[in-house]
RNA sequence: GGGGACGUAGCUCAGCCUGGGAGAGCACUACGCUGAAGACGUAGUUGUCGAGGAUUCAAAUUCCUCCGUCCCCA
Numbered sequence: 001g002g003g004g005a006c007g008u009a010g011c012u013c014a015g016c017c018u019g020g021g022a023g024a025g026c027a028c029u030a031c032g033c034u035g036a037a038g039a040c041g042u043a044g045u046u047g048u049c050g051a052g053g054a055u056u057c058a059a060a061u062u063c064c065u066c067c068g069u070c071c072c073c074a
Stems, first nucleotide, its partner, number of pairs: 001073007010026004020057001028044005050066005
């Protein structure tokens, strides 16, 4: 230098193909239970969807550019 994959909650990820409600598990908080803790039960909190721009009534999702991580080729 060329090609490819990935980036979404504190962590691991789904959702993208086929545009319209942002989600799961774990974790965390409160309460119950316990002498206390763990486990269990109930309720709850958590996001500029990597950044900017474009298209659209509407973008995590489509298009362009850039940034970061990883892999392959040279």